[in-house]
Context: one part of a larger RNA
RNA sequence: UUAGGUUUAAAGGGUCCGCAGGCUGAAUAUUAAGUCAGUGGUGAAAGCCUACAGCUCAACUGUAGAACUGCCAUUGAUACUGAUAUUCUUGAGUGUGGUUGAAGUGGGCGGAAUAUGUCAUGUAGCGGUGAAAUGCAUAGAUAUGACAUGGAACACCAAUUGCGAAGGCAGCUCACUAAGCCAUUACUGACGCUCAUGGACGAAAGCGUGGGGAGCGAACAGGAUUAGAUACCCUGGUAGUCCACGCCGUAAACUAUGAUCACUAGAUGUUGGCGAUAUAAUGUCAGCGUUCAAGAGAAAUCGUUAAGUGAUCCACCUGGGGAGUACGUUCGCAAGAAUGAAACUC
Numbered sequence: 001u002u003a004g005g006u007u008u009a010a011a012g013g014g015u016c017c018g019c020a021g022g023c024u025g026a027a028u029a030u031u032a033a034g035u036c037a038g039u040g041g042u043g044a045a046a047g048c049c050u051a052c053a054g055c056u057c058a059a060c061u062g063u064a065g066a067a068c069u070g071c072c073a074u075u076g077a078u079a080c081u082g083a084u085a086u087u088c089u090u091g092a093g094u095g096u097g098g099u100u101g102a103a104g105u106g107g108g109c110g111g112a113a114u115a116u117g118u119c120a121u122g123u124a125g126c127g128g129u130g131a132a133a134u135g136c137a138u139a140g141a142u143a144u145g146a147c148a149u150g151g152a153a154c155a156c157c158a159a160u161u162g163c164g165a166a167g168g169c170a171g172c173u174c175a176c177u178a179a180g181c182c183a184u185u186a187c188u189g190a191c192g193c194u195c196a197u198g199g200a201c202g203a204a205a206g207c208g209u210g211g212g213g214a215g216c217g218a219a220c221a222g223g224a225u226u227a228g229a230u231a232c233c234c235u236g237g238u239a240g241u242c243c244a245c246g247c248c249g250u251a252a253a254c255u256a257u258g259a260u261c262a263c264u265a266g267a268u269g270u271u272g273g274c275g276a277u278a279u280a281a282u283g284u285c286a287g288c289g290u291u292c293a294a295g296a297g298a299a300a301u302c303g304u305u306a307a308g309u310g311a312u313c314c315a316c317c318u319g320g321g322g323a324g325u326a327c328g329u330u331c332g333c334a335a336g337a338a339u340g341a342a343a344c345u346c
Stems, first nucleotide, its partner, number of pairs: 004317003007300002012314001014201004021194003025088007033081002035077008049065006091191001092188003095184006103177007110154001115149007125136002162169002206247006215241002220236004258313006266291009295302002319346003328339004
């Protein structure tokens, strides 16, 4: 490079926005750049190929032809692509009227529970385990009651539910902000899709500065277990977990399944609209699930939420190990991240 692939065999970027680029709805007209056709020029010779000929044959050589798939010029064709102009509404967006939700940010408030403190009642144990011990307790614990303080998380509702681009989001309430869906077809008139580089967001852990610290709890200490026990179990317990601001930029960031568009039987449950609501019900649009036609698949399975049938664009793969390592570069306070080989070996 060609071809084939990317749920699980190697392979979909964590997610979105988006410049360049690639691709791009319907109609008419003009043009003739791409495209197609004719003609002319050029495309050195040798070589290759074909035919014939010359060395006794062949190699070799000669003559002629074909070819030189190309380029330039010119004359035409106009279906498709391009360009220009005009128009259209179904793609896309806007308006109007509804509606939905744990969507986001900030503030306020609430109850249960744990813990701690004070007071009261009360007396000898409590706690913990397979069994124990460490631990706590006559300086009055555990238990019970009252009050106070403080931090974190929000039982039931709760679901196969809902929302969000993904990460993710759940007590109640207020303010601000964003989004989807439905109905209406009033407006714009292709304004669209995808997207290398780039930008923004991005769980947990970790880092910096300052707070906070109830519970839990890496590290650590002790008690057990054991041949040992740097563990599993128990008693404690620091960082952390929480908040503010700033970094980090990774995850089995998973549906291990890129985005968009069109097409291809159904059945059933459910969420949100619309329609209808008794002259009714089986309808329709958008989601979330289950099960299956056709079809696909190595199979498991997928199957209108495709892994089916097609189109456009991007990303990625090419035997195992060495290795996501080394070196270099960029980023980072660091931890490290990103990019990313080879020798050698099987």